The RNA shown here (c-di-GMP-I riboswitch aptamer) has 89 nucleotides and comes from Candidatus Methylomicrobium oryzae.

[in-house]
């Protein structure tokens, strides 16, 4: 400095469900749990995916109520960049 990740080891995260809470929802956070993970660490750069409160537009006397729309979200979709343990070549 660079490639693997068969088997070891030390140690890490922690999905789904219930629970509280924060959000309009998507989802976030803490907790309880372990499907799983060698980057399940970090980062919207690119794709997607997921919501649609504001705004906008149709329908409607009105309540209401369809669709568009990300400045809201997912790194545990998938690609890039950043770091990084263990073992091994």
């Nucleotide at each position: 400095a660079u490639c693997u990740g068969a088997a070891a080891a030390a140690g890490g995260c922690a999905a789904a469900c219930c629970c509280a809470u924060c959000g309009a929802a998507a989802g976030g956070u803490g907790g309880c749990g372990a499907c799983g993970c060698a980057a399940a660490a970090u980062u919207u750069c690119c794709a997607g995916u997921c919501u649609a409160a504001c705004g906008g537009a149709g329908c409607u006397u009105u309540u209401u109520u369809u669709c568009c729309u990300a400045u809201g979200a997912c790194a545990g979709u998938g690609g890039g960049g950043u770091u990084g343990c263990c073992a091994g070549g």
Its mean pLDDT, the model's own confidence on a scale to 100, is 85. Its Rfam family is "c-di-GMP-I riboswitch aptamer". Its family is annotated with cyclic-di-GMP binding in the Gene Ontology.